Small-subunit ribosomal RNA, central domain from an uncultured organism, 351 nucleotides, folded computationally. The coordinates come from a structure-prediction model, not an experiment, and the mean pLDDT is 88. It matches the Rfam family "Bacterial small subunit ribosomal RNA". Its family is annotated with ribosome and structural constituent of ribosome in the Gene Ontology.
[in-house]
Context: one part of a larger RNA
RNA sequence: CUGGGCUUAAAGCGUACGCAGGCGGACAUGCAGGCAGUUUGUGAAAGCCCCCGGCUCAACCGGGGAAUUGCUUGCUGAACCGCAUGUCUUGAGGCAGGUAGGGGCCAUCGGAACGAUAGGUGGAGUGGUGAAAUGCGUUGAUAUCUAUCGGAACACCAAAGGUGAAAACAGGUGGCUGGGCCUGUCCUGACGCUCAUGUACGAAAGCGUGGGGAGCGAACGGGAUUAGAUACCCCGGUAGUCCACGCCGUAAACGAUGUGCACUAGAUCGAGGGGGUUUUGACGCCGCUCUCGGUCGAAGCGAAAGUGUUAAGUGCACCGCCUGGGGAGUACGGUCGCAAGGCUAAAACUC
Numbered sequence: 001c002u003g004g005g006c007u008u009a010a011a012g013c014g015u016a017c018g019c020a021g022g023c024g025g026a027c028a029u030g031c032a033g034g035c036a037g038u039u040u041g042u043g044a045a046a047g048c049c050c051c052c053g054g055c056u057c058a059a060c061c062g063g064g065g066a067a068u069u070g071c072u073u074g075c076u077g078a079a080c081c082g083c084a085u086g087u088c089u090u091g092a093g094g095c096a097g098g099u100a101g102g103g104g105c106c107a108u109c110g111g112a113a114c115g116a117u118a119g120g121u122g123g124a125g126u127g128g129u130g131a132a133a134u135g136c137g138u139u140g141a142u143a144u145c146u147a148u149c150g151g152a153a154c155a156c157c158a159a160a161g162g163u164g165a166a167a168a169c170a171g172g173u174g175g176c177u178g179g180g181c182c183u184g185u186c187c188u189g190a191c192g193c194u195c196a197u198g199u200a201c202g203a204a205a206g207c208g209u210g211g212g213g214a215g216c217g218a219a220c221g222g223g224a225u226u227a228g229a230u231a232c233c234c235c236g237g238u239a240g241u242c243c244a245c246g247c248c249g250u251a252a253a254c255g256a257u258g259u260g261c262a263c264u265a266g267a268u269c270g271a272g273g274g275g276g277u278u279u280u281g282a283c284g285c286c287g288c289u290c291u292c293g294g295u296c297g298a299a300g301c302g303a304a305a306g307u308g309u310u311a312a313g314u315g316c317a318c319c320g321c322c323u324g325g326g327g328a329g330u331a332c333g334g335u336c337g338c339a340a341g342g343c344u345a346a347a348a349c350u351c
Base pairs, nucleotide, nucleotide: 003323004322005321006320007305008304012319014201015200016199017198021194022193023192025088026087027086028085029084030083031082033081034080035077036076037075038074041071042070049065050064051063052062053061054060091191092188093187094186095184096183097182098181099180103177104176105175106174107173108172109171110154114150115149116148117147118146119145120144121143125136126135162169163168206247207246208245209244210243211242215241216240220236221235222234223233258318259317260316261315262314263313266296267295268294269293270292271291272290273289274288275286276285277284300307301306324351325350326349333344334343335342336341
């Protein structure tokens, strides 16, 4: 550079925002850079190709032509790309009125459970297991009642359910705040899509400083099991788990499926709006409509499993990525990090 690919065979960046870049709606007019036609000059000779000719033929040689797909001069065209100007509303955004929600942040309150402390009752066990033992208990445990304190998590509702870009989000109330959807079709008038570099967010574990510490619990100690048991089971238990602030930046970060737009049978369930119908209305109903979440399925696609208007169908735009297994997501270098390590990323060798 080119081809074929990326759910499960190698391959979609964890997610978003977004500069450059790439791509981009309808109509009109103009320009002529691209584009097309024509034209000027050039594109050495030899060679290749075609036609003739000379050596008895051929190789070889001579003559003529074509070709040299390129660059360049002028002219013409105006559909398309581009540029300029003007207009438009369907893409996009705004406005007004509604509406659902564990979307986010802060504050505050609550009950159940658990543990501790103090006291009452009570008097020998309790706890645990496959069975036991370690453990706890006459300095009164376990059990039970009362009071107080503490930290963490919020049963039922709860769903195949909702929200969020993803990670994720669930007790109640209040405050601040982001986004979505619907209706009106009032306003702007292509303001759009994607996005290398970049920036932000990003579970758990881990790290730094300070707090907190009920339960659970790596490490660790003990009891068992076993041939052994650095385990599975049991009794304890430190970091951690929690909070504030600052790092880390990775996951089977999964739908293992990039984002956006358009088009291509349906059936059914759920969630949120709107409309119609009955009489204001609850409750219903609808060949109604928009949005979101599922299941089944025609055509199509697929190696198959499957997928199938939430595409893995049919197309377009842009980005990322793959190119036999191991070596290896390693070494070296660079860069980021306090560190742990992350990102980028080979080769020898070997099958």